[in-house]
Molecule: c-di-GMP-I riboswitch aptamer
Organism: Pseudomonadota bacterium
RNA sequence: ACGCGACAAAGGCAAACCCGUUCGAAAGACGGGCACGCAAAGCUACCGGUCUAAGGGCGCAAGCCUAAGACAGCGGGGUUGCCGCU
Numbered sequence: 001a002c003g004c005g006a007c008a009a010a011g012g013c014a015a016a017c018c019c020g021u022u023c024g025a026a027a028g029a030c031g032g033g034c035a036c037g038c039a040a041a042g043c044u045a046c047c048g049g050u051c052u053a054a055g056g057g058c059g060c061a062a063g064c065c066u067a068a069g070a071c072a073g074c075g076g077g078g079u080u081g082c083c084g085c086u
Base pairs, nucleotide, nucleotide: 003085004084005083012038013037017033018032019031020030021029023028036073042079043078044077046076047075048074049071050070051069055066056065057064058063
């Protein structure tokens, strides 16, 4: 180096829920509180998956289909990295 993560220390992140936003069509995002968890719960939509359906398509209608929108805390891949152990 690769591999591993405790019985260590320093630090990091922050689900649900609540409040807010002169963000968004929605899914969702962002800010505050909180602490379920996380050794990549850092970054990345490349593969699979999931959510939404504004716009578009179909339809008499009800509605159905569709990602160029989202989710990295659903799995995999890629990539960067702290401390320690062997």